This is a predicted structure of an 85-nucleotide RNA (c-di-GMP-I-GGC riboswitch aptamer) from Oceanobacillus salinisoli. Of the family's consensus pairs, 95% are formed in the model. The sequence was found by an Rfam model in a public genome assembly. The coordinates come from a structure-prediction model, not an experiment, and the mean pLDDT is 86. Lineage of the source: Bacteria > Bacillota > Bacilli > Bacillaceae > Oceanobacillus.
C1' cells in the first nucleotide's frame, strides 16, 4: 500500500424473546448467536419498507411532506492484526 485462504489479541451480533418506546416502519436495553475484516462513523447517491399528517377520490385507494434501513449496494471519512504470495 495492495491483500485476507492462516494465526493470535479482542470487537460486533441476525432470527427469536422479553420490558420500554414510536402512528408505523422501526429504535433502545437484557438475554441469544446466523454470521460480519470494517456488521466502525455518515443517508451523500441508488433501492427497499413505513405513510399519524397533507393532497387527490363517491370510495376502495393513490400520492406524498416526512420518517426509518450503513447487516441491500455504492461513495465519503476512520480503525485492529498479519502468516502465505
Nucleotide at each position: 500500500a495492495a491483500u485476507g485462504u492462516a494465526a493470535a489479541a479482542g470487537g460486533c451480533a441476525a432470527a427469536c424473546u422479553u420490558a420500554u418506546u414510536g402512528a408505523a416502519a422501526g429504535a433502545u436495553a437484557a438475554g441469544g448467536a446466523c454470521g460480519c475484516a470494517a456488521a466502525g462513523u455518515c443517508a451523500c447517491g441508488a433501492g427497499u419498507c413505513u405513510a399519524a399528517g397533507g393532497u387527490u377520490a363517491u370510495g376502495a385507494a393513490a400520492c406524498u411532506a416526512a420518517g426509518a434501513u450503513c447487516g441491500u449496494c455504492g461513495g465519503a471519512c476512520u480503525g485492529c492484526c498479519a502468516a502465505a504470495a